Predicted 3D model of a 402-nucleotide RNA (Bacterial RNase P class A) from a soil metagenome. Model confidence (mean pLDDT): 76 of 100. RNAcentral holds the sequence, with entries from MGnify.
């Protein structure tokens, strides 16, 4: 200079707040004060679990999602760890959606003659021609292009071409080797399947759906609802209305306006004027608003050691308890220290220059200190819980390797 990993995320002190809380005081409201109080990513809600619920007989198939070399880990995972292929880099390390392209369909833009039953633009050869040029060979060379029908050499040929041969690459069979993906060998095929599958698709496995606003308890006032139980819901042959029966006359049950009869209210009383008239009252269920408790924080916990394994991680022992908030608490202020810029200071050390009395003076301030004065100290905040993954993050720090 670089590569891999891990840690850390200002400290200390003293005032003032805030949340839950152990103890004590109060009938309560409250006081008093112990304790304890974010994060390595709490974050994005990307996957995969616990944990509620709703739905389902079970399996199996479809649909619709996912996931994708191989063995391992784990509660599971799309994560991890080693390995195997592939690319990349001197290297230390680092990247990969890394099944299948003889199941089937589909696409290869521009450019080029041609893009998949190959192809003749240049060039090259042979032929005809007098030139121009034509027609036929021809994938070796140019030229397009991300790609052009295996690559390098020799032979060979009119010039070519796996036409032939050697090597390297591919393809088929056969061994060794390894749990495996895969590698190594060996005999054989002139080369057969150009690329896409983060296109359709096949082919292996995996997945029921909603989430703490899941879900469970209680409960006042008021408003409605719905059972019961007391009371009450009067009489009218006066008049009118419309329904239903009926061929009709007309009956039925209702309604309205009036009377009488009860009630209430107001004046002192007869009595008079006004209002009412089908519901009241007690009780007991279930539900809505709201409000409170709960779920809630002890858990695939965290911390030490030993002990299997390369490792992920596994098991044993010991130890320990570490926010639970809902208009949402974990914050302010002040003092001294660390760390990073910038600034000023030579009557501050160094350190650099000039003089000569040689160890003293004078002078400079760009390094390195040191003294002051200013500013900054990332990202970013639980919200049921747990394992990832992604993304963001000033500085400082340690360990390994090239």
């Nucleotide at each position: 200079a670089g590569g891999a990993g891990g840690c850390u995320g200002g400290g200390c002190a003293g005032c003032c707040g805030c949340g839950u809380u152990a103890u004590c005081c109060g009938c309560a409201a409250g006081g008093u004060g112990u304790a304890c109080g974010a994060g390595g990513a709490a974050a994005g809600u990307c996957c995969g679990g616990g944990c509620u619920c709703c739905a389902c007989g079970a399996a199996a198939c479809a649909a619709g999602g996912g996931u994708g070399g191989c063995g391992g880990g784990u509660a599971a995972c799309g994560c991890c760890c080693g390995c195997c292929g592939g690319g990349g880099g001197u290297g230390a390390c680092c990247c990969c959606a890394g099944g299948g392209a003889c199941a089937g369909u589909g696409c290869c833009a521009c450019a080029g003659a041609g893009a998949g039953c190959a192809g003749a633009c240049c060039g090259c050869c042979u032929u005809c021609u007098u030139u121009c040029g034509a027609a036929g060979g021809u994938a070796a060379g140019g030229g397009u292009g991300a790609a052009a029908g295996g690559g390098u050499g020799c032979g060979g040929c009119a010039a070519g071409a796996g036409c032939g041969c050697a090597c390297c690459g591919g393809g088929g069979c056969c061994u060794u080797g390894g749990c495996a993906a895969c590698a190594g060998g060996g005999c054989u095929c002139g080369c057969a399947c150009g690329g896409c599958a983060a296109a359709c698709c096949c082919c292996a496995c995996c997945c029921g759906g909603a989430g703490c606003a899941a879900g469970g308890c209680c409960a006042a006032a008021u408003a409605g609802g719905g059972g019961c139980c007391u009371c009450g819901c009067g009489c009218u042959u006066g008049c009118c209305c419309g329904u239903u029966c009926g061929c009709a006359a007309g009956a039925a049950a209702g309604g309205g306006c009036g009377g009488c009869a009860g009630g209430g209210a107001c004046g002192u009383u007869u009595c008079g004027u006004c209002c009412c008239g089908a519901g009241a009252g007690g009780u007991c269920c279930g539900g809505g608003u709201u409000g409170g408790c709960u779920g809630c924080u002890c858990g695939a916990g965290c911390c030490g050691g030993c002990g299997g394994g390369c490792a992920a991680u596994c098991g044993c022992c010991g130890g320990u308890c570490u926010a639970g908030a809902c208009g949402a608490a974990u914050g302010g202020c002040u003092g001294c220290c660390c760390c990073c810029g910038a600034g000023c200071g030579g009557c501050c050390g160094g350190u650099c220059c000039u003089g000569c009395u040689u160890g003293c003076a004078g002078g400079a301030u760009a390094c390195c200190g040191c003294g002051u004065u200013c500013g900054g100290g990332a990202c970013a905040g639980a919200a049921c819980c747990c394992g990832g993954c992604u993304u963001a993050c000033a500085g400082g720090c340690c360990u390994c390797c090239u």